Model confidence (mean pLDDT): 85 of 100. The RNA shown here (c-di-GMP-I riboswitch aptamer) has 86 nucleotides and comes from Povalibacter uvarum. Rfam family: c-di-GMP-I riboswitch aptamer. Gene Ontology term of the family: cyclic-di-GMP binding. From the family's description: GEMM was predicted in a large-scale screen for bacterial structured RNA regulatory elements. The sequence was found by an Rfam model in a public genome assembly.
[in-house]
């Protein structure tokens, strides 16, 4: 260096849920917690899926769909990395 992740060693991350904060909402973030991951490390570029108050555009107009927003633990890419083994 690349490629695999069976088996090791030393780790590591942290699902649902409780509580406490922020959001309008999906959800985020801190503490406890473990369901589970060989990148469950980091990036919205693409598809999926979830919000959708406010505002703004468009329609078949008290709604819809879009622009936005969230999910990296939904997959794809893209980057970066501990061991080990080929």
């Nucleotide at each position: 260096a690349g490629u695999u992740g069976u088996u090791a060693a030393g780790g590591g991350c942290a699902a649902a849920c409780c509580c406490g904060u922020c959001g309008a909402a999906a959800g985020g973030c801190g503490g406890g917690g473990a369901c589970g991951c060989a990148a469950a490390g980091c990036c919205u570029c693409c598809g999926g899926u979830c919000c959708g108050a406010a505002c703004g555009u468009g329609c078949g107009c008290u709604g819809c769909a879009c622009g936005g927003g969230a999910u990296a633990g939904c997959g794809g890419g893209g980057u970066u990395a501990c061991c080990a083994g080929c």